[in-house]
Molecule: Bacterial large signal recognition particle RNA
Organism: Kiritimatiellales bacterium
RNA sequence: CUGUGCUAGACGGGGGUUCAGCGGGCCCUUGUAACCUGCAAUCCGCUACAGCAGGGUUAAAUUCCCCUACGAGGCAGGAGGACGGCGGUAAUCUUUGGUGGAACGUGUUGAAGCAACGGCUUUCGGAUGACGAAUACGGGCGAACCCCGUCAGGGUCGGAAGGCAGCAGCGGUACACUUUGUUUUUCGGGUGUCCGAUGGUUCGGAGUGGAGCGCAAAGCUAGAAUCUUUACCGUUCGGCUGAAUAUCGAAUAGGGGUGCACAG
Numbered sequence: 001c002u003g004u005g006c007u008a009g010a011c012g013g014g015g016g017u018u019c020a021g022c023g024g025g026c027c028c029u030u031g032u033a034a035c036c037u038g039c040a041a042u043c044c045g046c047u048a049c050a051g052c053a054g055g056g057u058u059a060a061a062u063u064c065c066c067c068u069a070c071g072a073g074g075c076a077g078g079a080g081g082a083c084g085g086c087g088g089u090a091a092u093c094u095u096u097g098g099u100g101g102a103a104c105g106u107g108u109u110g111a112a113g114c115a116a117c118g119g120c121u122u123u124c125g126g127a128u129g130a131c132g133a134a135u136a137c138g139g140g141c142g143a144a145c146c147c148c149g150u151c152a153g154g155g156u157c158g159g160a161a162g163g164c165a166g167c168a169g170c171g172g173u174a175c176a177c178u179u180u181g182u183u184u185u186u187c188g189g190g191u192g193u194c195c196g197a198u199g200g201u202u203c204g205g206a207g208u209g210g211a212g213c214g215c216a217a218a219g220c221u222a223g224a225a226u227c228u229u230u231a232c233c234g235u236u237c238g239g240c241u242g243a244a245u246a247u248c249g250a251a252u253a254g255g256g257g258u259g260c261a262c263a264g
Stems, first nucleotide, its partner, number of pairs: 001264006009058003012030006020047005035055005064257006073248002076245001080241002083238002085235007094224006104214003113208002117204003120200002123197007131188004136183001137181001138179003147172004155164003
């Protein structure tokens, strides 16, 4: 060195979860030429040589062991991003006033403005009514017994005289109920009228005044509102996505290492 037989080893690995820890199970991943049976998850087996028991195949190297490189993937992490919610600002939208003002109308047969008066009307206060409700009072009705009076009959006590309780009837009353009641008080509101105060882009005639006034849309401007849409900013809110980084690390590639017996 070659051949035959045998043995250690191998017949998948890794991450997560769990555990004092390891392995099985489960989930994920890588990979395939990658054994079989039994046990078990509220669990099973084991203790750093860290599944156990039984059977089978292969075997000292492409296959076993170690190192290095690369690195699928998992776990941790949470910079940043887009979306939604919320908040703010601005614009838009809606709306009110002012300004503006074509054409037309109106105005010296007197415009705007002004102060006063009257009408209408806003708010507040007061007075007096109507309506409704409650209440008091009045009227009515109103108790088998458990309310009152009078109590026939009957009952009862008594030798008697005479007492006692008392149903029906009659009379009356309490609660409750009821009431076309000239009555009292209180309350209510899309309530009437009157009086006072006050406000009004409101109307009217007379006065004053002496030339403007009314009116479409855009534009300009001052507010109100926060309904529509948009932009920007913020957000210790919500789920989604997710970089750096840390950690473990399959497959692959390279390098190294590892027996025994016999025969040639």